[in-house]
RNA sequence: UUUGUCCUUCGGGGUCGGGUGAAAAUCCCAACCGGCGGUAAUGAAGCAAUUCUAAGCCCGCGAGCCUGAAAAUGGCAGGAUUUGGUGAGAUUCCAAAGCCGACAGUACAGUCUGGAUGGGAGAAGGACAGU
Numbered sequence: 001u002u003u004g005u006c007c008u009u010c011g012g013g014g015u016c017g018g019g020u021g022a023a024a025a026u027c028c029c030a031a032c033c034g035g036c037g038g039u040a041a042u043g044a045a046g047c048a049a050u051u052c053u054a055a056g057c058c059c060g061c062g063a064g065c066c067u068g069a070a071a072a073u074g075g076c077a078g079g080a081u082u083u084g085g086u087g088a089g090a091u092u093c094c095a096a097a098g099c100c101g102a103c104a105g106u107a108c109a110g111u112c113u114g115g116a117u118g119g120g121a122g123a124a125g126g127a128c129a130g131u
Base pairs, nucleotide, nucleotide: 002130003129004128005127006126007125008124009123010122017029018028019027031111032110033101034100035061036060037059038058043052044051045050056099057098064076065075066074081097082096083095084094085093103114104113105112
């Protein structure tokens, strides 16, 4: 330096205020939130090489269910972006306007309660072995 195995730790946010109603954080008005990896014309540091940083809706993954003793594999379910600007080039920058959000419960839920003191994409550190 890199590969494998193992261990430890970490690993998700959000209903202000109001309307209707017997009852709604579920409907209506309004408010608020944005997991992980990748990519990027962002920003920062540096003389430079380069390093760090930058997307909910671009690509991929995770959470649920089925199968199963269990796990893996497999199957099923599960969401969303346009317009304008700059420019050689932007679904990523700037501006504006939009849109989306598993399952079960309950007056219909992204935000409440529950499965869950669970699982988890992965992140950091360490041990051993190999190159």